[in-house]
RNA sequence: GGGGACUUAGCUCAACCCGGUAGAGCAUCUCGCUUGCAACGAGAAGGUAAUCGGUUCGAAACCGAUAGUCUCCA
Numbered sequence: 001g002g003g004g005a006c007u008u009a010g011c012u013c014a015a016c017c018c019g020g021u022a023g024a025g026c027a028u029c030u031c032g033c034u035u036g037c038a039a040c041g042a043g044a045a046g047g048u049a050a051u052c053g054g055u056u057c058g059a060a061a062c063c064g065a066u067a068g069u070c071u072c073c074a
Stems, first nucleotide, its partner, number of pairs: 001073007010026004020057001028044005050066005
């Protein structure tokens, strides 16, 4: 220098390919249980989807650019 993959909640990851109000586990908070703690049970909060733009009635998803991580070739 060139090619490819990936980027979604605090962490690990789904859903994407086939466009239609964004989910799980763990963690956090509250309540119950307990003398108390843990475990367990119930509930809650938490993401304008890496950034910007485009297409569309409608984009996490399709297109482009940029950034970052990993990888292959030289």
Background: This is a predicted structure of a 74-nucleotide RNA (transfer RNA) from a Candidatus Melainabacteria bacterium. Rfam family: tRNA. Rfam links the family to the GO term triplet codon-amino acid adaptor activity. It is annotated as a transfer RNA.